[in-house]
Model confidence (mean pLDDT): 81 of 100. The RNA shown here (transfer RNA) has 69 nucleotides and comes from a marine eukaryotic metagenome.
């Protein structure tokens, strides 16, 4: 100098636009003699942190942290 930070992890989020998503996990359920599988469901985010721009930011724009390269 580039990159890259969203759920516990792994990752999507399109030209900025409905309440922010999936897949694994976790939790309860159904099914079993129990348990796994399957199948239903439900809990979890103020999007690294601090401004700035807009009627509106996860997104744009600036600094700061970290991590890669």
């Nucleotide at each position: 100098g580039g990159g890259u930070a969203u759920a516990g992890c792994u990752c999507a989020g399109u030209u900025g636009g409905c309440u922010a998503g999936a897949g694994c996990g976790u939790c309860g359920g159904u099914c079993u003699c129990c348990a796994a599988a399957a199948c239903c469901g439900a809990a979890g985010g103020c999007c690294a942190c601090a401004g700035g721009u807009u009627c509106a930011a996860g997104u744009c724009c600036u600094g700061u942290u970290a991590c890669c390269c």

Rfam family: tRNA. Rfam classes the family as a transfer RNA.